[in-house]
RNA sequence: AUCCCUUUAGCUCAGCCGGACAGAGCGCCGCGCUACGAACGCGGAGGUCCCGGGUUCGACUCCCGGAGGGGGUAC
Repeated sequence: AUCCCUUUAGCUCAGCCGGACAGAGCGCCGCGCUACGAACGCGGAGGUCCCGGGUUCGACUCCCGGAGGGGGUAC
């Protein structure tokens, strides 16, 4: 330099072909249980879906540009 993959909650990820309030597990907070914890049960908080444009009635999802991370190729 070029090509491919990837970016969604604190962490690991799902979200298929565009559709209604954006989710799971773990973690965190509260309550229950317990002599106290752990485990278990119940509830809760937490998101500019990397950024900027575009298409559309409607975008995490499609298109364009940029950025971060990973990998291939080449000099």
Molecule: transfer RNA
Organism: Nocardioides panacisoli